c-di-GMP-I riboswitch aptamer from a Gammaproteobacteria bacterium, 85 nucleotides, folded computationally. The model forms 95% of the base pairs in the Rfam consensus. Its mean pLDDT, the model's own confidence on a scale to 100, is 86. NCBI's taxonomy places the organism under Bacteria, Pseudomonadati, Pseudomonadota, Gammaproteobacteria. Rfam family: c-di-GMP-I riboswitch aptamer. About the family: GEMM was predicted in a large-scale screen for bacterial structured RNA regulatory elements.
RNA sequence: AUCUGAUAAAGGCAAACCAGUCGAAAGGCUGGGACGCAAAGCCUCGGGUCUACCGCAUUUACGCCAUGACCGCCGGGCUGCCGGA
Numbered sequence: 001a002u003c004u005g006a007u008a009a010a011g012g013c014a015a016a017c018c019a020g021u022c023g024a025a026a027g028g029c030u031g032g033g034a035c036g037c038a039a040a041g042c043c044u045c046g047g048g049u050c051u052a053c054c055g056c057a058u059u060u061a062c063g064c065c066a067u068g069a070c071c072g073c074c075g076g077g078c079u080g081c082c083g084g085a
Stems, first nucleotide, its partner, number of pairs: 002085004012037002017032006035072001041078003045075003048070003055064002
């Protein structure tokens, strides 16, 4: 440097849910809490999924729409601990 991940060692992150808070919502943040994760570290670059304030349309039910959201949906890019070959 490349590939790889146990029986390790040191650790790390934190799902659902609850409380508070921001937001039209999806969802985010803080604290508690652990379902799990060898990148569940960072980035929306591509795909996908979610929401629809505004806007358009419809005729009052609802439909369409991302510049919004999800890196714990997948791929990609960058970086990192320890071990094995």